[in-house]
Context: one part of a larger RNA
RNA sequence: UGACGGGGCCCCGCACAAGCGGUGGAGCAUGUGGUUUAAUUCGAUGCAACGCGAAGAACCUUACCAGGUCUUGACAUCCCCUCGUAAAGCCUAGAAAUAGGUUCCCUCUUCGGAGCGGGGGAGACAGGUGGUGCAUGGCUGUCGUCAGCUCGUGUCGUGAGAUGUUGGGUUAAGUCCCGCAACGAGCGCAACCCCUAUCACUAGUUGCCAUCAGUUCGGCUGGGCACUCUAGAGAGACUGCCGGUGACAAACCGGAGGAAGGCGGGGAUGACGUCAAGUCAUCAUGCCCCUUAUGACCUGGGCUACACACGUGCUACAAUGGCCGGUACAGAGCGAUGCCAAAGGGCAACCUGGAGCAAAUCGCAUAAAGCCGGUCCCAGUUCGGAUCGGGGGCUGCAACCCGCCCCCGUGAAGUCGGAAUCGCUAGUAAUCUCGGGUCAGCAUACCGAGGUGAAUACGUUCCCGGGGCUUGUACA
Numbered sequence: 001u002g003a004c005g006g007g008g009c010c011c012c013g014c015a016c017a018a019g020c021g022g023u024g025g026a027g028c029a030u031g032u033g034g035u036u037u038a039a040u041u042c043g044a045u046g047c048a049a050c051g052c053g054a055a056g057a058a059c060c061u062u063a064c065c066a067g068g069u070c071u072u073g074a075c076a077u078c079c080c081c082u083c084g085u086a087a088a089g090c091c092u093a094g095a096a097a098u099a100g101g102u103u104c105c106c107u108c109u110u111c112g113g114a115g116c117g118g119g120g121g122a123g124a125c126a127g128g129u130g131g132u133g134c135a136u137g138g139c140u141g142u143c144g145u146c147a148g149c150u151c152g153u154g155u156c157g158u159g160a161g162a163u164g165u166u167g168g169g170u171u172a173a174g175u176c177c178c179g180c181a182a183c184g185a186g187c188g189c190a191a192c193c194c195c196u197a198u199c200a201c202u203a204g205u206u207g208c209c210a211u212c213a214g215u216u217c218g219g220c221u222g223g224g225c226a227c228u229c230u231a232g233a234g235a236g237a238c239u240g241c242c243g244g245u246g247a248c249a250a251a252c253c254g255g256a257g258g259a260a261g262g263c264g265g266g267g268a269u270g271a272c273g274u275c276a277a278g279u280c281a282u283c284a285u286g287c288c289c290c291u292u293a294u295g296a297c298c299u300g301g302g303c304u305a306c307a308c309a310c311g312u313g314c315u316a317c318a319a320u321g322g323c324c325g326g327u328a329c330a331g332a333g334c335g336a337u338g339c340c341a342a343a344g345g346g347c348a349a350c351c352u353g354g355a356g357c358a359a360a361u362c363g364c365a366u367a368a369a370g371c372c373g374g375u376c377c378c379a380g381u382u383c384g385g386a387u388c389g390g391g392g393g394c395u396g397c398a399a400c401c402c403g404c405c406c407c408c409g410u411g412a413a414g415u416c417g418g419a420a421u422c423g424c425u426a427g428u429a430a431u432c433u434c435g436g437g438u439c440a441g442c443a444u445a446c447c448g449a450g451g452u453g454a455a456u457a458c459g460u461u462c463c464c465g466g467g468g469c470u471u472g473u474a475c476a
Base pairs, nucleotide, nucleotide: 001476002475003473004472005471007470008469009468010467011466012465013464015460016459019424020423021422022421023420026315027314028313029312030311031310032309033308034306035305042053043052064301065300066299067298068297069296070295073125077124078123079121080120081119082118083117084116088103089102090101091100092099093098106115107114108113127290128289130288131287132286136284137283138279139278140277141275143273148187149186150185151184152183153182154163155162156161167178168177169176193267194266195265196264198235199234201232202231203230204229207225212222213221214220238261241255242254243253244252245251317417321376322375323374324373325372326371327370333364334363335362338357339356343352344351345350383414388409389408390407391406392405393404394403430452431451432450433449434448435447436446
C1' cells in the first nucleotide's frame, strides 16, 4: 500500500421487511448429470453451465458409429501430357458413392491457337470440427451502469509511498458547493443519440358525414384536408418562477403554471481492472500431431436410448370456472420458387379455386381475455388432459427408428404441493392473445407487440452483494 475480520461508523441495491404471483408435489416439453450403447459427436459446470452454443438433428445438417469406397484427393495455386469438347440427360449393375455404355457437340479467334471444362500423370502441396483458450488475436460473460480508476506539476516522507481523491454538507453519481499544500487534467458519471408523453407548422390515393350532395348504404361515389393518423423539420422542462429550510453556498421541502416536472418514462451506451473466467467447434493464429488417414465420398444408424437425479418451462388440479350460442375493441410485423381473397367440397385437418398485392391501397387476419344469454351443481366431475387404439390430412425423394396437424374412441396422475427457494415497486407483477426470426416441414423455447390491470414498501435490527472513512493483523 492492499486484502481480510463472526472490528467500528456512514450509505446504497426487490438485499431484507411489507405485499402479489410462482418453483419444490402431478403429467408432459426441454436441457443436464448418470447409466446404457457399435455410436448415443463436441463444448458450456457455483453466482456468471443446465429451453446454453442449437434463430429450428427424419436424409442433409453431422463433427459420432457400422459397412461400402477414394488416395494430388471433396477444395486452392503451379507444371506436363491428352481430349475438343463439356456440363447435363438417358440406359445397365449397385444400398449409394461409383463403374460401364449411349445421346449431345461451349466461347473467342489473326484459324497458329487461346479461354474454359473433362480425363490421365509426377510432385510441390491440399485437407484435419485432431491437441493445447495455461502459447495467442478477436469476441464475450462477470463484479456492475457499481462510482469509481488514474496522471502531470508542486509539496511532505531516507524510502515503499502519501497528498490531490481526506474533511463539513449534498446528490442517482469522485454530482455539486464550502473548506483544505495543493493546483489542474484524463478515463468513467451526466449531457450530446433513439423510442415515448403535449403542441403548432409542412404534406395529403390512410382518415372524415366534421360540413354539402348522391347512395345498390359499404368513406361506396363526387367533394374536402378540419380531425385521427403517417413522417419531416421545430417548440417545450431549465430548479426557470414563488414561499420555506440551509453556511448568505450547493441543495432539499412545499406551491403555481403546465401535456409533462426536479434524471418525466424506456433504450442504446459498460471506466482502470478481477476471475491463467469462456470460446483453437464462428473466424484468425504459434507450436505439436495425422498424411492410402486423425483427410475425402456414400448408404444406413446415432445425436430422439432410459432404473434414476437435478435445472428451466408448459398444462392443470376447477365455479373469479368448464362447455355452447351470440357480440365487441389492438399494436407491431410479414409476404413474389411468397401472402393468398371471394366462391365451392369436407365434421375437421385440408383440398379445389384463382381475384388482388413488391403492398398505409391486396393478403396473412376471426385477436383472446371481455361483454350478453344458456347450461353444469362441487362430483376425480361436462374439472384435467397424459397414455393408448382406429381412421385421415400436410410437408418432403423419403415421416419405421424419428415430424406436425385433424376426427372418433380411450380417458392416467393430479383436490394447490415438505425442507427449501425464485421473480416483481406501475402501465410494473399477474393474466390474455397476436406477430416475427430460424424454417420444405416441425415452438410449451427465443425475440418483439399490444389488451385487461393490481397489492405493498413501517423501516434498515437482521440475511446477501456493493461503496466510503477508520481500526486490528503473525496474510501478500